SAM riboswitch aptamer (S box leader) from Spirosoma fluviale, 116 nucleotides, folded computationally. The sequence was found by an Rfam model in a public genome assembly. Rfam family: SAM riboswitch aptamer (S box leader). From the family's description: The SAM riboswitch is found upstream of a number of genes which code for proteins involved in methionine or cysteine biosynthesis in Gram-positive bacteria.
[in-house]
């Protein structure tokens, strides 16, 4: 790097460095940011994908997570974009809304596991 499978509504902050934009890409919106963001490091924490231990069950499920490998630690993956559904508006191409923070799906993205 591409493929496969699973997950993505929950959860979890302090310090130091640094000094301008940042939230993956494009567009729109919205938000964060000199009261110092994004980012890097350390420490803590969350979680339970892998490993491990235990139990049930029959190859899956549950519990623990003390040691180990990752991951994550503003906002749903911040929201929308493509298809479908429901409601509303319009003569019409269409436009608006999504009923609890949440209509369903796809794509994309992220993470893990696995072999290449």
């Nucleotide at each position: 790097g591409a493929a496969u499978u699973a997950u993505a509504a929950a959860g979890a902050a302090g310090a130091a460095g640094g000094g301008a934009g940042a939230g993956a890409c494009u567009a729109g919106g919205c938000u964060c940011a000199u009261u110092g963001a994004u980012c890097u490091u350390c420490u803590g924490g969350c979680a339970a994908c892998c490993c491990g231990u235990c139990a049930a069950a029959a190859u899956u499920u549950g519990a623990c997570c003390c040691c180990g490998g990752u991951g994550c630690u503003a906002a749903u993956u911040c929201c929308u974009a493509c298809c479908c559904c429901a409601g509303g508006c319009g003569a019409a191409u269409g436009c608006c809304u999504g009923u609890u923070u949440a209509g369903g799906g796809a794509a994309a993205u992220a993470u893990a596991a696995c072999g290449c």